[in-house]
RNA sequence: ACCUCAUCCAGAGGGGCUGAGGGAUACGGCCCGAAGACGCCCCGGCAACCACCACCGCUGACGACUCAUCGCAGAGCGUGCGGUGCGCAGGUGCCAAUUCCGUCCCCGUCGCACGGUGCGGCGUGGGGAAGAUGAGAG
Numbered sequence: 001a002c003c004u005c006a007u008c009c010a011g012a013g014g015g016g017c018u019g020a021g022g023g024a025u026a027c028g029g030c031c032c033g034a035a036g037a038c039g040c041c042c043c044g045g046c047a048a049c050c051a052c053c054a055c056c057g058c059u060g061a062c063g064a065c066u067c068a069u070c071g072c073a074g075a076g077c078g079u080g081c082g083g084u085g086c087g088c089a090g091g092u093g094c095c096a097a098u099u100c101c102g103u104c105c106c107c108g109u110c111g112c113a114c115g116g117u118g119c120g121g122c123g124u125g126g127g128g129a130a131g132a133u134g135a136g137a138g
Stems, first nucleotide, its partner, number of pairs: 003136006013043005021032003026103004044095003048092003052087001053085006063077001065076003099130001104127003107123006
């Protein structure tokens, strides 16, 4: 790289350098951009995943622990698992527009056509594909 899972309608500023394109790919739109976009750096911020913390629930075999006990049974602590966070900001990530919208399928609806069951428009509709990010595996 490929693969698996999860999330993607919210959120997030300023300065410096550079100098012409950029918004993933192809196409069609629509936006951003010499009033300097995109990119890089510094400071700052946001909070999706991992980590940490707090709380809640469960916890087999148990334990070198505490309580209780004639014994059985048990309670607490520890351990492990799960959930929530209106905590945190360590590791990543992110800081225009829903992943900017659409192009694939289905559903609804309107129109056209109808020897077939198709064509076109619309939609706060549903599901995919692809992409991005994280975690895991590799």